Molecule: SAM riboswitch aptamer (S box leader)
Organism: Chloroflexota bacterium
């Protein structure tokens, strides 16, 4: 880097090093010398996986599945803004006769994270 599945409107930051970028790309907009990225330390959030609990379903057993609670321990993840918004398609509406226009809703593409696989 690839495939499949699930989730993406909630939540959670301080310090040190560093020294100009970051939010994937494009447009907008936002964050940033009152200190960006990155790395380190500590803290926190969450509940994807392992493990431990209760109940239910399948059920001869094993095994499998679902719901809830807990989130102490382990593996990841995350801690501005909905995945920041748009970008392509559809529906409705607005301005108005212009066009790279505006608003709402739905879908898609792309992306992120996890689990499994090859």
């Nucleotide at each position: 880097g690839g495939u499949u599945c699930a989730u993406c409107a909630a939540g959670a930051g301080c310090g040190g090093u560093g020294g100009a970028g970051g939010g994937c790309c494009c447009g907008g907009c936002c964050c940033u010398g009152c200190g960006a990225a990155a790395c380190c330390g500590c803290g926190g959030c969450a509940a994807c996986c392992g493990g431990a609990c209760a109940c239910c379903c399948u059920c001869g057993c094993c095994g499998g599945g679902g719901u809830g609670a807990a989130g102490a321990c382990g593996g990841u993840g995350c801690c501005c803004a909905c995945u920041c918004c748009g970008a392509c398609c559809c529906u409705u509406c607005c301005c108005g006769g212009c066009a790279c226009g505006g608003a709402a809703g739905g879908g898609g593409c792309a992306g992120a994270u996890g689990a499994a696989c090859g």